[in-house]
RNA sequence: UUGCACAUCUGGAGAGCGAGGCAGCCACCACACUGGCACGAGCCUCCGCCGAAGGGGCAAAACCGCCAUCAUCCGCGGUUGAAACUCUCAGGCUAAAGGACAGAUCCGGGACGU
Numbered sequence: 001u002u003g004c005a006c007a008u009c010u011g012g013a014g015a016g017c018g019a020g021g022c023a024g025c026c027a028c029c030a031c032a033c034u035g036g037c038a039c040g041a042g043c044c045u046c047c048g049c050c051g052a053a054g055g056g057g058c059a060a061a062a063c064c065g066c067c068a069u070c071a072u073c074c075g076c077g078g079u080u081g082a083a084a085c086u087c088u089c090a091g092g093c094u095a096a097a098g099g100a101c102a103g104a105u106c107c108g109g110g111a112c113g114u
Base pairs, nucleotide, nucleotide: 001111002110004109006108007105008104009103010102011101016047018046019045020044021043022042024037025036026035027034048093049092050091054089055087056086057085061080062079063078064077065076066075
């Protein structure tokens, strides 16, 4: 000097109160059974769904090779190749949390200069 991937503050979408099992509480001193209660939030399985952590895919174009040519173009193959597009591996489907992205802020940090 600079809001800049960090930091602080603010905003921030989508899609399940799905089904089953376990776990929980009480009857009951303990365990089991049984019965009752509770169960949107823990674990597992299944079904349905979402795209905005992260991750994968590709268009133009560029480059390389092949064919052909005096040379190019065209054509074929390969490499590179972005997104809020696309996939749904991951993640997610009330709230909270998280959240791409956006705005603000020079106290800290970073970067640059001396």

Glycine riboswitch aptamer from a Burkholderiales bacterium, 114 nucleotides, folded computationally. It was read from a public genome assembly, where an Rfam model found it.